[in-house]
């Protein structure tokens, strides 16, 4: 890296190093950042997927924390589809056309675990 599957509104920061962008990609928004972000190291912590132990017919369950993971904002939000609720703006003589808001579900993508090739 491929494929499958589970989860993703909870939770958890100090110090040191570096020195300019960062929040996965594109676009828009919004946010973080020289009061030093992002990243790296150490320490600390969160959580409980795998693991171990206990109990169990089994499914669930409890404990621990060895292997991962994680420690701004819902995966920061939106974008594609569907449903619902509200209305507003632009154009037009009109019929109407175009664009916009909120909420919920799904999809895509991404991240992480476990398995797999």
């Nucleotide at each position: 890296g491929u494929u499958u599957u589970a989860u993703a509104g909870a939770g958890a920061a100090g110090c040191g190093g570096c020195g300019a962008g960062a929040g996965a990609c594109u676009a828009g928004g919004c946010u973080c950042u020289g009061u030093g972000a992002c990243c790296c190291g150490c320490u600390g912590g969160c959580a409980a997927c795998c693991u171990u132990c206990g109990a169990c017919c089994g499914c669930g369950c409890g404990a621990a924390a060895g292997g991962u993971g994680c420690c701004a904002a819902g995966u920061c939000c939106u974008a594609c589809c569907c449903a619902c609720c509200a209305u507003c703006g632009g154009c037009g003589c009109a019929a109407g056309c175009c664009g916009g808001g909120g909420c919920g579900g799904g999809g895509c993508a991404u991240a992480u675990g476990a398995a797999u090739c």

SAM riboswitch aptamer (S box leader) from Hymenobacter sp. BT770, 117 nucleotides, folded computationally.
The coordinates come from a structure-prediction model, not an experiment, and the mean pLDDT is 86.
It was read from a public genome assembly, where an Rfam model found it.
It matches the Rfam family "SAM riboswitch aptamer (S box leader)". About the family: The SAM riboswitch is found upstream of a number of genes which code for proteins involved in methionine or cysteine biosynthesis in Gram-positive bacteria. The SAM riboswitch acts at the level of transcription termination control. The predicted structure consists of a complex stem-loop region followed by a single stem loop terminator region. An alternative and mutually exclusive form involves bases in the 3' segment of helix 1 with those in the 5' region of helix 5 to form a structure termed the anti-terminator form. This entry represents the conserved core of the complex structure involving helices 1-4. Its family is annotated with regulation of gene expression in the Gene Ontology.